[in-house]
RNA sequence: GCGGAUGGCUGGGCGGCCGCGGGCCUCUGGCUCGAGGAAAGUCCGGACUCCACGGAGAGACGGUGCCGGGUAACGCCCGGGCGGCGAGAGCCGACGGACAGCGCCACAGAGAACAGUCUGCUCCUCCACGGGGGAGUGAGGGUGAAACGGUGGGGUAAGGGCCCACCGCGGCCCCGGCGACGGGGACGGCACGGCAAGCCCCACCGGGAGCAAUGCCGAAUAGAACCUCCGCGGGGCGUGCAAGCGCCCCAGGGCCGCUCCGGCCCGAGGCAGGUCGGGUAGGCAGCUGGAGCCCGCCGGCAACGGCGGGCCGAGAGGAAUGGUCGCCCAGGGCCCUUGUCCGCUCGCGGUAGGGGCCUGGACAGAAUCCGGCUUACAGGCCAUCCGCGCAU
Numbered sequence: 001g002c003g004g005a006u007g008g009c010u011g012g013g014c015g016g017c018c019g020c021g022g023g024c025c026u027c028u029g030g031c032u033c034g035a036g037g038a039a040a041g042u043c044c045g046g047a048c049u050c051c052a053c054g055g056a057g058a059g060a061c062g063g064u065g066c067c068g069g070g071u072a073a074c075g076c077c078c079g080g081g082c083g084g085c086g087a088g089a090g091c092c093g094a095c096g097g098a099c100a101g102c103g104c105c106a107c108a109g110a111g112a113a114c115a116g117u118c119u120g121c122u123c124c125u126c127c128a129c130g131g132g133g134g135a136g137u138g139a140g141g142g143u144g145a146a147a148c149g150g151u152g153g154g155g156u157a158a159g160g161g162c163c164c165a166c167c168g169c170g171g172c173c174c175c176g177g178c179g180a181c182g183g184g185g186a187c188g189g190c191a192c193g194g195c196a197a198g199c200c201c202c203a204c205c206g207g208g209a210g211c212a213a214u215g216c217c218g219a220a221u222a223g224a225a226c227c228u229c230c231g232c233g234g235g236g237c238g239u240g241c242a243a244g245c246g247c248c249c250c251a252g253g254g255c256c257g258c259u260c261c262g263g264c265c266c267g268a269g270g271c272a273g274g275u276c277g278g279g280u281a282g283g284c285a286g287c288u289g290g291a292g293c294c295c296g297c298c299g300g301c302a303a304c305g306g307c308g309g310g311c312c313g314a315g316a317g318g319a320a321u322g323g324u325c326g327c328c329c330a331g332g333g334c335c336c337u338u339g340u341c342c343g344c345u346c347g348c349g350g351u352a353g354g355g356g357c358c359u360g361g362a363c364a365g366a367a368u369c370c371g372g373c374u375u376a377c378a379g380g381c382c383a384u385c386c387g388c389g390c391a392u
């Protein structure tokens, strides 16, 4: 210098003017505070509130799944083990159980699970010498993600854990480690293919709903209940001591343009005043001082914890945090210039410095709060590490 790995920070600054939301005050105004690392997705874990619930156990359903630690808790974080990837720094892993049982294993292939023979090999046999048949084998070829342990040797008609050595596997013993696990020893006999983000088994965890939770205050209008007030022609029946109430008939009134006839309706309420309940609109609380933030010291590899000091940093509620102008800082583009350097076709090109102009900052936006995860993010900065090249 180039290429990479990991962790962290930042993600415009200042000022003028005009606005917006909250709070306070001495209130035509003044002072002060006012988005994020993700406020996002709403995927986990909690605080808080209401509902349900006697204890314990079991079942269903859902989730988690190597070990140790951290934490209020977690499916999160830290450290470690094992496996995989990478040359390396490093990265990734739902990483319990496949002798409890069931199920599945596409295509290809002879055969996909107590196997089987397409080709091949060996032996026997037949024959028209091309080949056919039988037996053995399961090693070679071929197929596949996977073929009933691998490599080498012995043995064999050819072969095969048939036998042997090593590796792998299985349970046993010893040693190290808190543990996951690692190392070693002797033994066994190749028996036990893979898949559990298929059912399932094992262990552990889990009541439900969510701030539109929940509590308090509470109009107007409409409806309903009760009380008071005003009004209620005649007759009959029922009930009742009565007041009263209910039903029927008539008078009376209205309509069918008027009259007769006929038909229909009303024939008792008015809604004036007051009271109670309900809890809508609206208001208040919950509502932001908290598993809080910053600094220092100590313990710990770390996550994190302890102690001391300092600080208060939106709290609205259909929702404010904005607009504009000037200057500046990164970044990008164009042009000019020179006694920087390089190249050559020798007056041009590149490069470093200087100057001018233009442009210009991503993803996104609180809605009860907190701890995580995931996703989005232009550009810039810092630290540690790896590989290669060059120089010393």
Base pairs, nucleotide, nucleotide: 001388002387003386004385005384006383007382008381009380010379012328013327014326015325016324017323018322020034021033022032023031024030025029036363040374041373043372044371045370046369047368048210049209050208051207061206062205063204064203065202066080067079068078069077070076081095082093083092084091085090096201097200101199102198103195104194105193118141119140120137121136122135123134124133125132126131149167150166151165152164153163154162168190169188170187172185173184174183175182176181214285215284216283217282225275226274227273228272229270230269233250234249235248236247237246238245239244252266253265254264255263256262292311293310294309295308296307297306298305299304329361331359332358333357334356335355336354337353341350342349343348344347

A computed fold for a 392-nucleotide RNA, annotated as Bacterial RNase P class A. Model confidence (mean pLDDT): 75 of 100.